This is a predicted structure of a 72-nucleotide RNA (transfer RNA) from Lachnospiraceae bacterium XBB2008. Model confidence (mean pLDDT): 81 of 100. It matches the Rfam family "tRNA". The family's RNA type in Rfam is transfer RNA. RNAcentral holds the sequence, with entries from ENA and Rfam.

[in-house]
């Protein structure tokens, strides 16, 4: 350089154009002599990034940026 997937929370993931959700962690509280376990809360993402389309984009188009697979 062509093609092709991927990008969402501290770390995985999920999300048919209409309130961004679950796991794991982390904080705080309960139980527990105490620590795990168990149980009940709390807080954290302007969705890689810049345009566009729409009334309304994590979701569609594009452009760049990074990464993963292929092919020369």
């Nucleotide at each position: 350089g062509c093609g092709u997937c991927u990008g969402u929370a501290g770390c995985c993931a999920a999300g048919c154009g209409g309130u961004a959700u679950g796991g794991c962690a982390a904080c705080c509280g309960g139980c527990u002599u105490u620590u795990a376990c168990c149980c009940g809360g709390u807080a954290u993402a302007u969705c890689g990034u810049g345009a566009g389309u729409u009334c309304g984009a994590g979701u569609c188009u594009c452009g760049c940026c990074a990464g993963g697979c292929g092919c020369a």